[in-house]
RNA sequence: AAAAGGCAAACCCGGGGUGACCCGGGGACGCAAAGCCACGGGACUCGUUGUCGCGAGUUAGCCGGGCUGCCGAA
Numbered sequence: 001a002a003a004a005g006g007c008a009a010a011c012c013c014g015g016g017g018u019g020a021c022c023c024g025g026g027g028a029c030g031c032a033a034a035g036c037c038a039c040g041g042g043a044c045u046c047g048u049u050g051u052c053g054c055g056a057g058u059u060a061g062c063c064g065g066g067c068u069g070c071c072g073a074a
Stems, first nucleotide, its partner, number of pairs: 006031002011026006029061001035067003039064003042059007
């Protein structure tokens, strides 16, 4: 540079949750890890506290890190 493919943002419909958000279907903004992991940081939600703070959760398509993976000049 290709080849085979893969995933699926926003939004819409149905469902779950107090909520962030998640699941299924539709749909594609994009993604070489947009595969998996909540370990560190960030952001978001809920509860608590006069305050400082603390607890529980969400986000892997916020960043870092860990593990794994298709093809290929190599």